Molecule: transfer RNA
Organism: soil metagenome
């Protein structure tokens, strides 16, 4: 310097226009003599940043940042 993936919750990740999620963790409760397992509820996100199309973006399009790989 060219070309490609990937950036969503603490953590591993779905989600390729119309409510932002699971599991795992955390935190209260129940249950135990207590822990665990188990059950029930709960908190926790400016979807990498900026800007654009769209009625309407996490998603599409420019730029751009971080990080991974492969060419020079």
């Nucleotide at each position: 310097g060219g070309g490609c993936g990937c950036g969503u919750a603490g953590c591993u990740c779905a989600g390729c226009g119309g409510g932002a999620g699971a599991g795992c963790g955390c935190c209260a409760c129940u249950c135990u003599c207590a822990c665990a397992c188990a059950g029930u509820g709960g908190a926790g996100g400016u979807c990498g940043g900026u800007g654009g199309u769209u009625c309407g973006a996490a998603a599409c399009c420019a730029c751009u940042c971080g990080c991974g790989c492969c060419c020079a």